[in-house]
RNA sequence: AACCGAUAAUAGCAAACCUGUCGAAAGGCAGGGGCGCAAAGCUAUGGGUCUAAAGGUAUGAAAAAUACCAAUGAUUGCCAAGCCGCCGAA
Numbered sequence: 001a002a003c004c005g006a007u008a009a010u011a012g013c014a015a016a017c018c019u020g021u022c023g024a025a026a027g028g029c030a031g032g033g034g035c036g037c038a039a040a041g042c043u044a045u046g047g048g049u050c051u052a053a054a055g056g057u058a059u060g061a062a063a064a065a066u067a068c069c070a071a072u073g074a075u076u077g078c079c080a081a082g083c084c085g086c087c088g089a090a
Stems, first nucleotide, its partner, number of pairs: 004088002012037002017032006035077001041083003045080003048075003055069005
């Protein structure tokens, strides 16, 4: 230094759920909370997954309504990839 990762040390993050708030939704943010996490730090680049407002298609008398399609929306606590980083037993 690389790999690796301990019932070690120090520090850190924070699932479900609750409250408030933003959003059409998925979901985000803040507070509480603590299931877990050695990258659960950062980046939506590839794949996956979730959502479907606007738009399109079908039905329809219809600008109603319903169904379907489809990210430009979301997720890095789904998996890869890139960047960066704390500690040091075996």